Predicted 3D model of an 88-nucleotide RNA (c-di-GMP-I riboswitch aptamer) from Myxococcales bacterium UBA1660. Model confidence (mean pLDDT): 82 of 100. Of the family's consensus pairs, 86% are formed in the model. Its Rfam family is "c-di-GMP-I riboswitch aptamer". Rfam links the family to the GO term cyclic-di-GMP binding.

């Protein structure tokens, strides 16, 4: 320095549900709480998947259809890039 990843060691993250919002038209998001699990369960854009339909169009009525420029996911795929310890 590369690889690896241990009943080490000091830390990090945070499913499911739960509770709040003087946040959203919803999807959803946000804080706290909670931990299923995580050695990149750091970060980043691209490609898939999915969700919602406010305003737009569209039909023809009191509602259907459609439309992401709104969101949600690496805890989906390939990639970039960076990082904490040191037993085998």
């Nucleotide at each position: 320095g590369a690889g690896c990843g241990a009943c080490a060691a000091g830390g990090g993250c945070a499913u499911a549900c739960g509770c709040g919002c003087a946040c959203g038209a919803a999807a959803g998001g946000c804080g706290c709480g909670g931990a299923c699990g995580c050695a990149a369960a750091g970060u980043c854009a691209u490609u898939g998947a999915c969700c919602u339909a406010c305003a737009g169009g569209g039909c023809a009525c009191c509602g259907c259809c459609u439309c992401a420029u709104g969101g949600u996911u690496u805890g989906a795929a390939g990639g970039a890039c960076u990082a904490c310890c040191g037993a085998a």